Two RNAs folded together computationally: RNase P RNA and transfer RNA, 433 nucleotides in total. The coordinates come from a structure-prediction model, not an experiment, and the mean pLDDT is 79.
[in-house]
This record gives sequence, C1' cells and structure tokens, in this order.
RNA sequence: GAAGUCGGCCAGGCAGUCGCUGUGCCGCUCUGGCGGCAUGGAGGAAAGUCCGGGCUCCCCGGGGCAGGACGCCAGGUAACGCCUGGGCGGCGCGAGCCGACGGAAAGUGCCACAGAAAAUAUACCGCCCGCCGGCCGUUUCGGGCGGCGGGUAAGGGUGAAAUGGUGCGGUAAGAGCGCACCGCGCCGCCGGUAACGGUGGUGGCAGGGUAAACCCCGUCCGGAGCAAGACCAAAUAGGGGAGCGUGAUCGUGUGCCCCGCACGGCUCCCGGGUAGGUCGCUUGAGGUGGCUGGUGACAGUUGCCCCAGAUGAAUGACUGCCCUCGACAGAACCCGGCUUAUCGGCCGACUUCCCCA
RNA sequence: GCCGGAAUAGCUCAGUCGGUAGAGCAACUGAUUCGUAAUCAGUAGGUCGGAGGUUCGAAUCCUCUUUCCGGCACCA
Repeated sequence: GAAGUCGGCCAGGCAGUCGCUGUGCCGCUCUGGCGGCAUGGAGGAAAGUCCGGGCUCCCCGGGGCAGGACGCCAGGUAACGCCUGGGCGGCGCGAGCCGACGGAAAGUGCCACAGAAAAUAUACCGCCCGCCGGCCGUUUCGGGCGGCGGGUAAGGGUGAAAUGGUGCGGUAAGAGCGCACCGCGCCGCCGGUAACGGUGGUGGCAGGGUAAACCCCGUCCGGAGCAAGACCAAAUAGGGGAGCGUGAUCGUGUGCCCCGCACGGCUCCCGGGUAGGUCGCUUGAGGUGGCUGGUGACAGUUGCCCCAGAUGAAUGACUGCCCUCGACAGAACCCGGCUUAUCGGCCGACUUCCCCA
Repeated sequence: GCCGGAAUAGCUCAGUCGGUAGAGCAACUGAUUCGUAAUCAGUAGGUCGGAGGUUCGAAUCCUCUUUCCGGCACCA
C1' cells in the first nucleotide's frame, strides 16, 4: 500500500423567527381556562408481534390427559427459543464465520421414475464350477454354443441412496474368508465439572435414508391481554327472540377433554343508550463514571443523574450560512432478546499478500 | 394498539399425514345455423404472493417477508 475479518460509536451541523406538547413557578380569571418565564420532548431499529418476563383481571386457581415449544456440555439471567465460554461437524490460506447439533438395534409409515433388488433382501448382464446335448479342430486333450443345477456382490448397468473403505493374501471364481491401515461397536485407563478428546485391548462388522413424517426420551408451559383493569359522571325501552337447565346428571368460571372446587340462572342474536373525565402512565430487573471478582456473558459495591408520556394523539415549518449534501424510518403499559429495513462515515483490534529499510 | 385469517389459470374455488396441479365460468379453434346465442368436439393458459432452508424430491413441512381481509370500548 491492497484485500479482508471482528467489535464499538455517529445518524448533517450552527444561528434566527414563528408554532405544538408535558412539568414547575408567577399573574389574570366568568374557575372552563388564558398569558408570561424556566425546563424536558423519538429510535438503533420506536418496525414485525416471533420468543421471554413484569403488571392487571379471570372468586382461589389445584390434579391429570391432550396440545405446544425447546433439545451437544457448562455457565449467565427475573426469564427465554436469548447471551457467553467450551466440544463436535462444515467452510475459509488465515483473522474468523456457519450449524433446528437428543434418539433410526422401541415401534409404525414413506423412499415416485429407473433398476434384478429400496430393506425379514435379492442374481439382470457378467465371472466361476458340475452335468447333459450336439458342433469344430483333433486323435491322451482343447475350444466355443445351448439347456439344467449351483456358487459369487470383485466388475458392468439403474438410482439421490445398493448392505463398511483401500491394499495384499487367498480362492474354481469370489467374499472380513485371513491380515495391515482407516472407520464403527464394546470394555478399560488417562485428561476434563461435563460435552468430548487421547490411548490400550477386543469384536470381523451389526439392520441404508428420512424424526423441519408419526413417534420415543428429557425439560418447560393455566388463559387473556392496558380496547387488561379500577373509579366518577351522563343517558335509556332494564324491551323482544332463540337455546340449555330448573336443583346439580345442566350452565359458567377467556382455546379442547376429564376429575376436583366455587357460583348460579346462564349464553347468543335483534333492538336501545353513552362514547366525557380521572387513575393505570412512567423511578425502572433505570442510566452512567470509578473500583473489585470473572477468560467472558455478567455480578457486587460506591458516587452522580432523572432522561417523552400524548388521547384526533405533540417533537414541526420558514430563512440564512457551512460541509463529505444526509439512509431506514415516528413512541402509545413497560422491560430483556431475536428477526427484518438501513445512504454513508469514524475509531480500535486482528489476518493474508506485495514493496521498502 | 391488541388478536385472528387468507393468497393456486383472466374470475370463483378444489387439491392436507410430500411423488410431474385440477374443476366450473371466461378465452381461442372447428362443427351446427341464412346469421347470432345456446349446444357439441377440441385447444391453449400456472413454476401455487416473494426469498431462504429440510428432503433424492415441496402448492403441501419449517423460518423470514409482502399484500389483503375480519374482530375488539362502556351501560341497561
């Protein structure tokens, strides 16, 4: 210098004028508000609503089945399907990145077409042996052809996938039939908390794939969601119809079923009325500087800070200057994550290659 | 804001434990008719909203995403 990997940060800036909204103080007021001053006013994703939790209600919410989610090991956390560290597998020269990563000898299902055969195996071609028939060359014998019976998974061919792989021996031809190495199973020892790794012995070797097919094993899960829910105020026809039940055998208790428990008329449809205010509503598993522990996620301790809270729903408009000319995008109960969208720029650590000294 | 559902031919819909996607209407061609409609015979038209993954193989199973549709407050 070029190419790249990982982590963190920023998200046009400044000034002026006019607005919008929360809070505090002051003044005026017809007690409804109005004005002035001070101060706060979107994001890294506020998004998708995909997970987890807080909070609220279901009188309390219990047990089982079903269902759902997750799935190497250890740790972190309020919790998680998240994060950190490690193991294994794959990719990359490397820094690093990716992985729905339990079980296919518990059982069931499926594997189209092609192919002999798709899973209790099996012989299409080929190879080899025996018998029979006839042919040719020949004269002890050999060759090829056809049929029958058998052996054989080394070779060909089919397929996404063909019953451990390579090599040597062996054999009529072959075959874990025997041996060596690799792979696999079992047993032991060593290291590690563990996943797992290393090593020695042993077994000739088992029955392919699919569990994002049913399923099995292990762990976890009650449901609904701030339009939850509580209070105040206002208004009306406390009307009509259907279903179930009428004393527990029925209904309801916020997805289904059973048991238990509680309550008792309940559920649905049509019609009627109000759609105003207050609380929930932002101080919280909060943020941040230092120190300590830890490889790390994170935890502990101490100092400092208060950092949107609307309800037709605010955070904007205009002007001027500057630059590298500005992406995705707008809170609505609140947090922790994941995922998706995103113009560009800055910082730090590291890798590979080239050049110079 | 919260909860639920759908996307397959031009239109309306089937296709559900994975194996080359079908029906009706519409369109086109031919027959029939003096001509049109109806009727009869035939033909074309799809990568199942998009992307990725699992699998030998995906409309179907899983994940992400786009678009559209539906429901909800309180009182008697």